A computed fold for an 84-nucleotide RNA from a Candidatus Portnoybacteria bacterium, annotated as transfer RNA. Rfam family: tRNA. The family's RNA type in Rfam is transfer RNA. About the family: Transfer RNA (tRNA) molecules are approximately 80 nucleotides in length. Its mean pLDDT, the model's own confidence on a scale to 100, is 80. It was read from a public genome assembly. Taxonomically the source falls in Candidatus Portnoyibacteriota (Bacteria, Bacteria candidate phyla).

[in-house]
RNA sequence: GCCGCGGUGGUGGAAUUGGCAGACACGCGAGGUUUAGGACCUCGUGGGCGCAAGCCCUUGCAGGUUCGACUCCUGUCCGCGGCA
Numbered sequence: 001g002c003c004g005c006g007g008u009g010g011u012g013g014a015a016u017u018g019g020c021a022g023a024c025a026c027g028c029g030a031g032g033u034u035u036a037g038g039a040c041c042u043c044g045u046g047g048g049c050g051c052a053a054g055c056c057c058u059u060g061c062a063g064g065u066u067c068g069a070c071u072c073c074u075g076u077c078c079g080c081g082g083c084a
Base pairs, nucleotide, nucleotide: 001083002082003081004080005079006078007077010026011025012024019067027045028044029043030042031041032040046057047056048055049054060076061075062074063073064072
């Protein structure tokens, strides 16, 4: 240099036929249980603003196509693998 695969909450990871983003698990918070803790059970849990109702933002980054994009297209950054 060329080719292929990948980048999603605090962590591991789902969702590609373009149609509710974050399923599920871990972690964390509150409660139950316990002398206390662990284990177990119930509920909650992406970020920001707000007293609240609610509003805005979010799939590495920047654009494009589309009514609609994690998914398709272009550029770019990073990681892994292959070729030279």